This is a predicted structure of a 1452-nucleotide RNA (small-subunit ribosomal RNA) from a metagenome.
The coordinates come from a structure-prediction model, not an experiment, and the mean pLDDT is 81.
RNAcentral holds the sequence, with entries from SILVA.
[in-house]
RNA sequence: AAACGCUGGCGGCGUGGUUAAGGCAUGCAAGUCGAACGGAUCUAUUUUGAGGGUAACUGAUAGAUAGAUUAGUGGCGAACGGGUGAGUAAUGAAUGGGUAACGUACCUCGGACUCAGGAAUAGCGGCGGAGCUUCGGCUCCUUUUGCGAAAGUGCCGGUAAUACCUGAUGACUCCGCAAGAUCGCAUGGUUUUGCGGGCAAGGGUCCGCUGGUCUGAGAUCGGCCCAUUUCCUAUCAGCUUGUUGGUGGGGUAACGGCCUACCAAGGCAACGACGGGUAGCCGGCGUGAGAGCGCGACCGGCCACAUCGGGACUGAGACACUGCCCGGACACCUACGGGUGGCUGCAGCAACGAAUAUUCCGCAAUGGGCGCAAGCCUGACGGAGCGACGCCGCGUGCAGGAUGAAGUCUUUCGGGAUGUAAACUGCUGUCAGGGGUAAGGAAGAUCUGACCGAACCCAAAGGAAGUCUCGGCUAACUCCGUGCCAGCAGCCGCGGUAAUACGGAGGAGGCUAGCGUUGUUCGGAUUUACUGGGCUUAAAGGGCGUGUAGGCGGAGCGGUAAGUAUUUUGUGAAAGCCCCCGGCUCAACCGGGGACGUGCAGAGUAUACUAUCGUUCUUGAGGCAAGCAGGGGCACCUGGAACCCUAGGUGGAGCGGUGAAAUGCGUUGAUAUCUAGGGGAAUGCCGGUGGCGAAAGCGGGGUGCUGGGCUUGUUCUGACGCUGAGACGCGAAAGCGUAGGGAGCAAACGGGAUUAGAUACCCCGGUAGUCUACGCUGUAAACGAUGCGCACUAGGCUCGAGGUUUCUGACGGACUUUGAGCCGGAGCAAAAGUGUUAAGUGCGCCGCCUGGGGAGUACGGCCGCAAGGCUAAAACUCAAAGGAAUUGACGGGGGCUCACACAAGCGGUGGAGCAUGUGGAUUAAUUCGCGCGAAUAACCUUACCUGGGUUUGACAUGCACGGAUGCUCUUGAUGAAAGUCGAGUAGGCUGCCUUCGGGUGAAACGUGCACAGGUGCUGCAUGGCUGUCGUCAGCUCGUGCUGUGAAGUGUCGGGUUAAGUCCCUUAACGAGCGAAACCCUUAUCGUUAGUUACCAGCGGGUAAAGCCGGGGACUCUAGCGAGACUGCCGGUGUUAAACCGGAGGAAGGUGGGGAUGACGUCAAGUCCUCAUGGCCCUUAUGCCCAGGGUGUCACACGUGCUACAAUGGGGCGUACAGAGCGACGCGAUACCGCGAGGUGGAGCAAAUCGCACAAAAUGCCCCUUAGUUCGGAUUGGAGUCUGCAAUUCGACUCCAUGAAGCUGGAAUCGCUAGUAAUCGCGCAUCAGCCAUGGCGCGGUGAAUAUGUUCCUGAGCCUUGUACACACCGCCCGUCAAGUCAUGGAAGCUGGGAGCACCCGAAGUCCGUUUGUCAACCGCAAGGAGACGGCGGCCGACGGUGAGUUCGGUGAC
Repeated sequence: AAACGCUGGCGGCGUGGUUAAGGCAUGCAAGUCGAACGGAUCUAUUUUGAGGGUAACUGAUAGAUAGAUUAGUGGCGAACGGGUGAGUAAUGAAUGGGUAACGUACCUCGGACUCAGGAAUAGCGGCGGAGCUUCGGCUCCUUUUGCGAAAGUGCCGGUAAUACCUGAUGACUCCGCAAGAUCGCAUGGUUUUGCGGGCAAGGGUCCGCUGGUCUGAGAUCGGCCCAUUUCCUAUCAGCUUGUUGGUGGGGUAACGGCCUACCAAGGCAACGACGGGUAGCCGGCGUGAGAGCGCGACCGGCCACAUCGGGACUGAGACACUGCCCGGACACCUACGGGUGGCUGCAGCAACGAAUAUUCCGCAAUGGGCGCAAGCCUGACGGAGCGACGCCGCGUGCAGGAUGAAGUCUUUCGGGAUGUAAACUGCUGUCAGGGGUAAGGAAGAUCUGACCGAACCCAAAGGAAGUCUCGGCUAACUCCGUGCCAGCAGCCGCGGUAAUACGGAGGAGGCUAGCGUUGUUCGGAUUUACUGGGCUUAAAGGGCGUGUAGGCGGAGCGGUAAGUAUUUUGUGAAAGCCCCCGGCUCAACCGGGGACGUGCAGAGUAUACUAUCGUUCUUGAGGCAAGCAGGGGCACCUGGAACCCUAGGUGGAGCGGUGAAAUGCGUUGAUAUCUAGGGGAAUGCCGGUGGCGAAAGCGGGGUGCUGGGCUUGUUCUGACGCUGAGACGCGAAAGCGUAGGGAGCAAACGGGAUUAGAUACCCCGGUAGUCUACGCUGUAAACGAUGCGCACUAGGCUCGAGGUUUCUGACGGACUUUGAGCCGGAGCAAAAGUGUUAAGUGCGCCGCCUGGGGAGUACGGCCGCAAGGCUAAAACUCAAAGGAAUUGACGGGGGCUCACACAAGCGGUGGAGCAUGUGGAUUAAUUCGCGCGAAUAACCUUACCUGGGUUUGACAUGCACGGAUGCUCUUGAUGAAAGUCGAGUAGGCUGCCUUCGGGUGAAACGUGCACAGGUGCUGCAUGGCUGUCGUCAGCUCGUGCUGUGAAGUGUCGGGUUAAGUCCCUUAACGAGCGAAACCCUUAUCGUUAGUUACCAGCGGGUAAAGCCGGGGACUCUAGCGAGACUGCCGGUGUUAAACCGGAGGAAGGUGGGGAUGACGUCAAGUCCUCAUGGCCCUUAUGCCCAGGGUGUCACACGUGCUACAAUGGGGCGUACAGAGCGACGCGAUACCGCGAGGUGGAGCAAAUCGCACAAAAUGCCCCUUAGUUCGGAUUGGAGUCUGCAAUUCGACUCCAUGAAGCUGGAAUCGCUAGUAAUCGCGCAUCAGCCAUGGCGCGGUGAAUAUGUUCCUGAGCCUUGUACACACCGCCCGUCAAGUCAUGGAAGCUGGGAGCACCCGAAGUCCGUUUGUCAACCGCAAGGAGACGGCGGCCGACGGUGAGUUCGGUGAC
């Protein structure tokens, strides 16, 4: 360097196989020189002239000259250029040096020379078979004729050179020897002279030149060496035998163990050797404020590689990408004998992969090779093509245009949005398109363009916009669909019927030829902290010490100048970044100049600090002397108490143990008690918040040995110090080994209890162990959860050990050193807290931490007898885990207090029958909700079911049309009714205007359209209303103060109260909502009034009666007032609030009762009162009607009524209320009926009349304990009343019937005084009533509690918390099934790096040689030399073996 999804107009500049250094078809990528050489071929000219021709002429053959082409010899190049990053952690790279240890073809400058001869070899020619032959040859055959399929190659002959060889010369040079000069960095370098020895050459030519040889110098490019730097890993700690050095030899251009023989035994390593993993390095690139972190594509420098491995040759240069040899793998050809090949060059192919291009054009430019040159070659390079892959630029139009069109979306239906957007009108011409000149890229006078191409002209708004997002972070909102589904998602999180979060649409926002996603890096992240972090409790101080390396280190003086500072020189390539200027229309891009490059090296200067050397000092440190305290350590000796055992005495039934028991012990004599003896362990009091020690730890007494500390000193040494990785030592308890010991205690174990169980807690026993010696283990909440040392920084109090003192009788005071504690300031700290014993401020050194779980685990290593310890991961998984503090809530936490909360009482429920409600079951339906709804389900109600009917509707409003159709009334058919279908006009009703002809149209009716309607859903979309905690005492605010903050304070504390009621104290001071009070009612009195109520006195009057006159006294009624406030007294209390007692009073401490209900809680209840969003139905889920149902019934539960009887039942008699209600009503007297009731209708719209007799009570009588004279269910019969109608399904009456039930298990409810209990009365609803319910009223009228242990609930304070949908919380472990990751595992299997041995190719080197050979020597033989053969060392590949290391897989 991207990839993927959707989309895609143009251009410029860049860029494009990151994966398989895996494999490659085809073409091209290194040639050139005829002015080095001999040939060959062709052409031209010319000479020759066979043969032919009468001749002109043609012209074989041979030669010469010129030109062209060129296979071969020869020269130069091919070691550059181009590709890739496999290997490599150093034989590499970067930076800076060195080479007195080196080379350098071509190029430049200088010097000298270029003589004489010789022998070969490519090229070239020939080499088939058969027949004939005079051996000279001739003829024929054949996919051509030495051999071979091919690649290739043999034999014979002869030839050239700038190819090769020999000789000569040698300025200069090289080597050796000798002498001298000079310099330096050790070896040495440079130079002069003399002597001896060695080494050259070649020509070509167009006559201008060019080439060749030797040599000196330069330039360039290289070789080698050194220093510094260069990733992770110690779960790699020791590595090394050519290893480290020396000597001789070899080798190289050159130093060197580079190689070899011998000698020595060294060398490297905690500043990380050796090993493992990963990786080409740098300039630079990305990011970042920087420091850093990550990367090393493109461009440039260096290195390495060229199918894998090895090797040398040639050459100036290679161990050579398109050269050679050998071995391996692979592929191809083959006639099977054998051969050929190497794209990590440019294109291209298959393969791999998420993924990466044309088998293009050209040498025109730049550059390279060869050539005198022309020129040839050049997939280097210049260009074009493909890809939105990146960067940059441009366009898709501009201006006007509102009845704000249509469409779409939305809406509160009015409107709003899209939106000047479009249409429409005018204008312009970038880009693309068409035409077209050819400036420029061409340097350089001419010539030369693969490719690109500015100007200029034409036409037309025409050809050119998408993508992502819209819950917060984060710019942008609505509707519909969906309904924890489908889906979204970076994190938090959306979706369970009103989703701005899913999907669609409209709209909006962002960016724009792109947009979004994924991946990667840096940033944010001071979240590895050098800049720039931490470790009491969040992760983190080593259990403690001694001490090695290392790090750090007191004062004065002097030297050096390593660090340091400054100046300067060289270097830090170019490109890039930055600045300036310039060139493409701008920009990207490019050109020029500058700056920078924090680095390295050299030189000079400075000397404060660090370092180093020398010297001096005493305050750090240590020594010495004199004292002091101490459970410091080790060994030995020894005491008393307790306990157990043994023996004996006394004694005689229990002991022991617990919540209670039992196991256990005891008549074989326990427990208890006395005496004697034995045994082991631990050391009471002193004893302490006290002492000592490094920590672990140390406690009776004595002796011995021994460590440390403190104090004092006019004493000595002279920095000797601090810390401390490794290392070494110590190290509680438990545990292990060996040998002892063993009283008590006591894991395990046994037994007894407890318990659902009880492998526990409790009890009875009891073994290891606990104790000693020696050895091991090496860990703890080894804690102050706080490493060691030094210095500095407020105090107060107490204690231990010393010292000083003009204090002092004792006790003590003051000062001082050291140790141990408490409180506390500043500071620090997240806070809690800490605070001279720091967690403050600094310095030095060490250890440790980096989200939770996995896990202090696995593997490896080390240690251990074992148990186990030390060191120490990863996969996987979660979005948290955690600290401190806050407010609540909770606690089988604490304190205080309250409540019919318990207790003390009284009466019930739970058992029976019935009533009623609910669940369940049933049903066509048993409508729904459920705490109330229901203050009355036969129809209605009614919402449910069945059936019948209806569709603008039972009800509202509007519009259009109709025509007097209308309403009332009469009546027929049908029907269960609703309704449907008709008939009739005798009467009545019908507004306004009127010219009485009519007009108009309200209401009504009909038809149609809008709409009505819904007890259909959602109380988890809502309003309103209500319940509950709870009439509990709480809930808050303002300002101030405290705290980083949540928050606290106030509201806490001490008293007190029914109360956050009041008082006192007080960083709080005040205030609000609640509590209280105000209100109603009731209890007492006064006053006013006096009818329908009342009647004391007066009068009248009755059988009786306030009946009447009258009265206003009383009761009463109902208005207004009074009264009660801890006001008074005593005591207690803080001089308070208040409490206790008392007086007075009708009432006393809120007199009783009611209304009144804080902030809030329960998604509490209600869409079926009402209102209302959304959804749903619309010939039905609306509306009307009939019948049925809501009343069912094996059963279960709740709430009640009546009872079970004698405190009762029955009969007879008799007395006393209050509060209500009454006109579609209450209904008296009277009469009828046993009765329910009926007839009848006086009175009363009510203090007048009526309902209306109150009942319990009380007096007398009966019943006598029984299923009864209790109880009344059930059933039969007969009735009454209401009502259209009592069958499903009313109440009541009478007669008859006479069930269960004899006081109710576990459990549970109400009530504290006019209360409970008990007795009746009234009212609402209502035709009637299933009311035993509800709401009220009065009558009779108790008991108990002066307590707060317990149960329940509540309030305040405090405490703990891992809870906060708040204990109905949270949360742990096992098991089962499925799944995932990891460890172990008999084994199986693959890779890496080495070791030992075997084999041993090519090849260098060495040795050998009877083979071969032109140059030199030699007359020759032969020699020298070369080639070849053979042998040896080394040696790739391969094989064998034992190990090592990293993976995969593996029953279990």